This is a predicted structure of a 79-nucleotide RNA (c-di-GMP-I riboswitch aptamer) from a Deltaproteobacteria bacterium. The model forms 95% of the base pairs in the Rfam consensus.

RNA sequence: CUUAGAAAAGGGCAAACCCGGAGUAAUUCGGGGACGCAAAGCCAACGGAUCCGCCAGCGCGGAUGGCCGGGUUGCCGAU
Repeated sequence: CUUAGAAAAGGGCAAACCCGGAGUAAUUCGGGGACGCAAAGCCAACGGAUCCGCCAGCGCGGAUGGCCGGGUUGCCGAU
């Protein structure tokens, strides 16, 4: 220096639910709240999956990175 995810420290994020805003919707933003998370940081113009809207259909547009794989950046750190 690299690997790992046990232990410890300082921190970080924030599911359900509630309140308010945006959206036809999926969903999202802010506040409260913590189920969990070592990438629960980022990429949806990397692939797949699921969901929503439109369409007679082919398809088109959108949402989820806390659905999976992948890419990329990054804190701590033992045998």

It was read from a public genome assembly, where an Rfam model found it.